[in-house]
Molecule: c-di-GMP-I-GGC riboswitch aptamer
RNA sequence: CUCGAUAACGGCAAACUCCGAGCAAUCGGAGGACGCAAAGCCACGGGUCCUACAGGGACAGCCGGGUUACCGAAA
Numbered sequence: 001c002u003c004g005a006u007a008a009c010g011g012c013a014a015a016c017u018c019c020g021a022g023c024a025a026u027c028g029g030a031g032g033a034c035g036c037a038a039a040g041c042c043a044c045g046g047g048u049c050c051u052a053c054a055g056g057g058a059c060a061g062c063c064g065g066g067u068u069a070c071c072g073a074a075a
Stems, first nucleotide, its partner, number of pairs: 002075001003072002011036002016031006034061001040067003044064003047059005
């Protein structure tokens, strides 16, 4: 460095409920845990979704890519 354990220290938080924002996709907060070794961050490629559709937008917990990072068994 690759890699990723019935390891350690910790972290995040799906569905659902409540409050708020938005036409919507969806997002923020609180509760809650299905899961996650980048489920940290970035819309660059593909994809999906919304729309007031020459256009504009959402999803990083769909895949790939970029970038940063904790721990250290085996290989």